Molecule: FMN riboswitch aptamer (RFN element)
Organism: Bacillota bacterium
């Protein structure tokens, strides 16, 4: 100096704008009325990997929503079953589904006018990440 194992802390983001009108007041022909329809718009947990960007004596940090690999939630209550989805071309090169650059897709359960964005269960839980504390070897 390590691992285990035990503490504490932290640990998810998002509908501007415009149309429409289920409904509802009103009875003066108006007035409200979807973050849910409908045009737009707009968010990306954790570990890895990463040929890029930045700083640097060594090296160090940052980089994927749809590549690998985890996570939390609902019925069933012995097993199980949903939640679990989504990328392609094109470019540069020995080499990219990670860089460029263009146009796609995806997103749980209850509510409520039909929600990735509203309210909720959740001041939960969790992948994990920080830092300490300890026996032995």
């Nucleotide at each position: 100096g390590u691992a285990c194992u035990c503490c504490u802390u932290c640990g998810g983001g998002g509908c501007a704008g415009g149309g429409u009108g289920a409904g509802g007041c009103a009875a003066a022909u108006g007035c409200c009325a979807a973050u849910u329809c409908c045009c737009g718009a707009u968010c990306g947990g954790u570990g890895g990997u990463g040929a890029c960007g930045c700083a640097u004596g060594a090296u160090g940090c940052g980089a994927a929503g749809u590549c690998c690999a985890c996570g939390a939630g609902c019925c069933a209550c012995a097993u199980g079953g949903c939640a679990c989805g989504a990328a392609c071309u094109g470019g540069u090169g020995a080499g990219a589904u990670u860089c460029c650059a263009g146009u796609a897709c995806c997103g749980a359960c209850g509510g409520u006018a039909u929600a990735g964005u509203c309210c909720g269960g959740a001041u939960g839980c969790a992948a994990g990440a920080a830092g300490g504390a300890u026996a032995a070897a």